The RNA shown here (c-di-GMP-I-GGC riboswitch aptamer) has 89 nucleotides and comes from Candidatus Acetothermia bacterium JdFR-48.

RNA sequence: CCCGAGAAAGGCAAACUCGUCGAAAGGCGAGGACGCAAAGUCGCAGGCCCUAACGCUUGAAGAGGCGGAGGGUGGCUGGACUGCCGAAG
Repeated sequence: CCCGAGAAAGGCAAACUCGUCGAAAGGCGAGGACGCAAAGUCGCAGGCCCUAACGCUUGAAGAGGCGGAGGGUGGCUGGACUGCCGAAG
């Protein structure tokens, strides 16, 4: 350095509930633990999710569809950076 234990010290916190921000996806706080060796940080690439405004379109209308654009997800994958411990190999 790779690697990841029936090890040690710890850490994070899914779903759900309450509050809050948001049009929404979702975020934040508290409770709570499904799990996680990076479930630490970062939207660079891909995937997935959202649609208030904008454009096009269907309709008598209510409303619907498509698009670009914008937003989200790091606990979807890859990648980048940083990090505790030291069994076997």